[in-house]
Parts: sequence; C1' cells; structure tokens
RNA sequence: AAACAAGGUAGAGGUGCGGAUGCGAUCAGUAGCCGGACGGAGGAUUACCAGUCCUUUGAAGUCCGGUGAAAGGCAAUUCCGCCGAAGAACUGUCUUUGGUAAAUUCAGUUCUGGUCACAGGUCAAACAGGUCUGCGACUGUCAUCAUGCUUAUGAUGGAGAGCUAUCGGCAUA
Repeated sequence: AAACAAGGUAGAGGUGCGGAUGCGAUCAGUAGCCGGACGGAGGAUUACCAGUCCUUUGAAGUCCGGUGAAAGGCAAUUCCGCCGAAGAACUGUCUUUGGUAAAUUCAGUUCUGGUCACAGGUCAAACAGGUCUGCGACUGUCAUCAUGCUUAUGAUGGAGAGCUAUCGGCAUA
C1' cells in the first nucleotide's frame, strides 16, 4: 500500500410494506320492532355444557302489511413510519368466561425478495377482499458458466441476517 471481520450511514426493487383518516358502495329493504293469519312446544343467552330468562295469557317456523338499522369486511383522498418493511404457522404465556373452545398480550422456533393468474382450504352476507397450500408466469438482486464488446443477452442456482454505495479497520500473512 492492497484486501478483509464486527459495527455505522445512505439507498434500490414496486400495483413495495405497515399505521391513521374514511368520500362512497355493499351489508339490505336484511336483522330487529309493531299489527294480522297459519302453526302448536319450544326458544334466547358469540359455539358447546352448566346456570339463568321467555313461552299454552301461545315458543320456533311460514306468509301478508307497516317501519327499518348496525357491526365486521372493502374503499377514494390525505397524512405518518419504513425496505423483514411486514405477514403467517406452531409452541409456551397474559387477559377475558362459571367451564371448555375462541379471542387477545408477550416471547421463542420455522417459512416468505416482490407482483399477478389459476386450483383447493379457511374467515366473510358476498361472485368483494384477507389468509394458507400447490403450480405457473413476470420482475428485482447476487453467484457461476457461455456469448458479446462499450456494454448487454441467455442458462442454472441461491435468499432479505440479502444487495448497492460509502465510512470503518478486529484478527492474520
């Protein structure tokens, strides 16, 4: 002098990720409530059990008439934080319930670069959308190989604890 570990800073992919807001549509002329007719013993309480309540002074259900929502999910626009951004599965754990389940909080392990289409499962009122699995395509990035010559193409493979730029300089020769 060159290369190089830990660590730091700034960026790229792209219908990129997450949060807040919520024009609007859907939910729906549905649920519920009121009245009438039929009906004739069950019904309600997030699912089940227990308990409690309503019900022959007429339950569930069906039809007619009147009135008539909401939540969850989607979502224009705008703002905020970002590039394992974030999400999911499993295990344990916290909270809630009379108990189980379910939901929720936290931690660990595993998987996923991103997008889209198709098929199936699941949540959902839904043919919207979310999510999981499988398969395929497109795309970004790095490595290897081949071609090519001013700058790319093709093939194969890998994964975000990655990649690019930059600072840094442990250890070793």